[in-house]
RNA sequence: GCCCCAUUGGCUCAGUGGUAGAGUGCCACAUUGGUAAUGUGGAGGUCCCGAGUUCAAAUCUCGGAUGGGGCU
Numbered sequence: 001g002c003c004c005c006a007u008u009g010g011c012u013c014a015g016u017g018g019u020a021g022a023g024u025g026c027c028a029c030a031u032u033g034g035u036a037a038u039g040u041g042g043a044g045g046u047c048c049c050g051a052g053u054u055c056a057a058a059u060c061u062c063g064g065a066u067g068g069g070g071c072u
Stems, first nucleotide, its partner, number of pairs: 001071007010024004018055001026042005048064005
């Protein structure tokens, strides 16, 4: 220098054009003699950034950033 992959709640990951989700963590309550465990409820993400396409973009296209891998 070129090519490929990844980027979504604190963490690990789903979601492949039509209201952003799960597990775990966090908070509250219930339960217990008290913790833990368990159960119920709740908060928490302008989907890495910018532009384009579209009635509508986390999703498609282009450029950029960061990380990983490959080739020379």
The prediction has a mean pLDDT of 83. This is a predicted structure of a 72-nucleotide RNA (transfer RNA) from an archaeon. It matches the Rfam family "tRNA". Rfam links the family to the GO term triplet codon-amino acid adaptor activity. Rfam classes the family as a transfer RNA.